[in-house]
Background:
Bacterial RNase P class A from a Longimicrobiales bacterium, 367 nucleotides, folded computationally. It is recorded under the gene name rnpB. The source organism's lineage runs through Bacteria, Pseudomonadati, Gemmatimonadota, Longimicrobiia and Longimicrobiales. Its Rfam family is "Bacterial RNase P class A". Rfam's curators write: Ribonuclease P (RNase P) is a ubiquitous endoribonuclease, found in archaea, bacteria and eukarya as well as chloroplasts and mitochondria. It is annotated as a ribozyme.
RNA sequence: CGGGCGAGUGAGGGUCGCCGGCGGGCUUCGUGCGCCGUCGGAGGAAAGUCCGAGCUUCACAGGGCAGGGUGCCGGGUAACGCCCGGGCGUCGCAAGGCGACGGAAAGUGCAGCAGAGAGCAGACCGCCGAUGGCUCCUCCGGGAGCACAGGCAAGGGUGAAAGGGUGCGGUAAGAGCGCACCGGGUCGCUGGUAACAGGGGCCGCAUGGUAAACCCCACCCGAAGCAAGGCCAAAUAGGGGACGAGGAGUGGCCCGCUCCAAUCGAGUCCCGGGUAGGCUGCUUGAGGCCGGCAGCAAUGCCGGUCCUAGAGAAAUGACCUUCCCCCGCUUCGGCGGGGACAGAACUCGGCUUAUUCCGCCCGGGUU
Numbered sequence: 001c002g003g004g005c006g007a008g009u010g011a012g013g014g015u016c017g018c019c020g021g022c023g024g025g026c027u028u029c030g031u032g033c034g035c036c037g038u039c040g041g042a043g044g045a046a047a048g049u050c051c052g053a054g055c056u057u058c059a060c061a062g063g064g065c066a067g068g069g070u071g072c073c074g075g076g077u078a079a080c081g082c083c084c085g086g087g088c089g090u091c092g093c094a095a096g097g098c099g100a101c102g103g104a105a106a107g108u109g110c111a112g113c114a115g116a117g118a119g120c121a122g123a124c125c126g127c128c129g130a131u132g133g134c135u136c137c138u139c140c141g142g143g144a145g146c147a148c149a150g151g152c153a154a155g156g157g158u159g160a161a162a163g164g165g166u167g168c169g170g171u172a173a174g175a176g177c178g179c180a181c182c183g184g185g186u187c188g189c190u191g192g193u194a195a196c197a198g199g200g201g202c203c204g205c206a207u208g209g210u211a212a213a214c215c216c217c218a219c220c221c222g223a224a225g226c227a228a229g230g231c232c233a234a235a236u237a238g239g240g241g242a243c244g245a246g247g248a249g250u251g252g253c254c255c256g257c258u259c260c261a262a263u264c265g266a267g268u269c270c271c272g273g274g275u276a277g278g279c280u281g282c283u284u285g286a287g288g289c290c291g292g293c294a295g296c297a298a299u300g301c302c303g304g305u306c307c308u309a310g311a312g313a314a315a316u317g318a319c320c321u322u323c324c325c326c327c328g329c330u331u332c333g334g335c336g337g338g339g340a341c342a343g344a345a346c347u348c349g350g351c352u353u354a355u356u357c358c359g360c361c362c363g364g365g366u367u
């Protein structure tokens, strides 16, 4: 200078608060409390809600279509688009990083600009002049020149990409035209569970690119979410049923009077749905820690041990002190400053994103 990992993200004490559980106290006895004690009270990402599950309700014979997702191989897992190991490609001197990494020889589509030519390849500059043509010379055998026909695809140029690459031979110049090596195709062999690798024979090379374009192939996928869902259940209004001829007021009683009711039923009682509200779901779980064993690892198994927020639009805070880490100053005694990102709401497993400082391991360079 760089790479990877962390089951690191301050430790102890004091004071005052906040939320919850338990015990007590007070109490108008209730769903109450500015009360006391005690115990507990955010994260590695609690975040984004992007994947995968548990749980719950609804749907569902089976199969198919549509739609969505995944995509090298093996393993792990409850499952995954995750993780581990491996292969291949690619970047890096390296430690290591990154990769939608099945199929372009089934079909369809697409490719701006530049360029002669871009999918039925092609000839601008250039190269050649063997063959034909033209001009000149000639000792009549032929020779020299032109670049018109024509041949070529080496070299230049365009482009992201120009129909294998390098070299030798070959040729008029050239060309897999021939050969060697590399690349490619194909058929065996060897190693490997496999992806794949190695090597051999044959084929001068046929089939450009693009599938996070349609598509094809293989595999996977029912929907909605704790405001899921379950239980209890007031007042008021309304529903059903039974009884029912009276009921209510008028300061205690009677008469009287007033109101409501007697087909459409006042009033009393009961039942069911359901709102407010309450309880539950709710935190013991694919759980944490320690040890052993198996495995390269992810992870699994066994033994021991621990219980660690569960809310209501929502508590988890502030200050002081000792120590820790970093920075600056220093008269080396200390002094000053800083310690990020962030904030649970049904619960797990991942991924991604935010983030300071510290620790460990590794690579390269220098002394």
Base pairs, nucleotide, nucleotide: 001363002362003361004360005359006358008357010323011322012321013320014319015318016317018041019040020039021038022037023036024035025033026032043341047352048351050350051349052348053347054346055225056224057223058222067221068220069219070218071217072086073085074084075083076082087101088099089098090097091096102216103215107214108213109210110209124156125155126152127151128150131149132148133146134145135144136143137142164182165181166180167179168178169177183205184203185202186201187200189198190197191196229280230279231278232277239271240270241269242268243267246260247259248258249257250256287306288305289304290303291302292301293300294299324339325338326337327336328335329334
RNAcentral holds the sequence, with entries from ENA.